[in-house]
Molecule: c-di-GMP-I riboswitch aptamer
Organism: Clostridia bacterium
RNA sequence: ACGUACAAAAGGCAAAACCAUAGGAAUAUGGUGACGCAAAGUCAGAAGUCCAGACCGGAUCGUUCGAUUACUACU
Numbered sequence: 001a002c003g004u005a006c007a008a009a010a011g012g013c014a015a016a017a018c019c020a021u022a023g024g025a026a027u028a029u030g031g032u033g034a035c036g037c038a039a040a041g042u043c044a045g046a047a048g049u050c051c052a053g054a055c056c057g058g059a060u061c062g063u064u065c066g067a068u069u070a071c072u073a074c075u
Stems, first nucleotide, its partner, number of pairs: 003074003012037002017032006035062001041068003045065003048060004
């Protein structure tokens, strides 16, 4: 360096639900809260799903693939 992985250590993220705000909606942000996660870090490139519309769009990376970055340990 590549690969593998929660067995360990240090940590990290945060489902559903509820409250507030924004939005036409999907949904997003903040707080509470933890279902879970070895990339549940980032990117909307491809596909899927959802909203809207039927032109142009929007959302989702915790749906799959891809790209990219990274802690620890082991071979």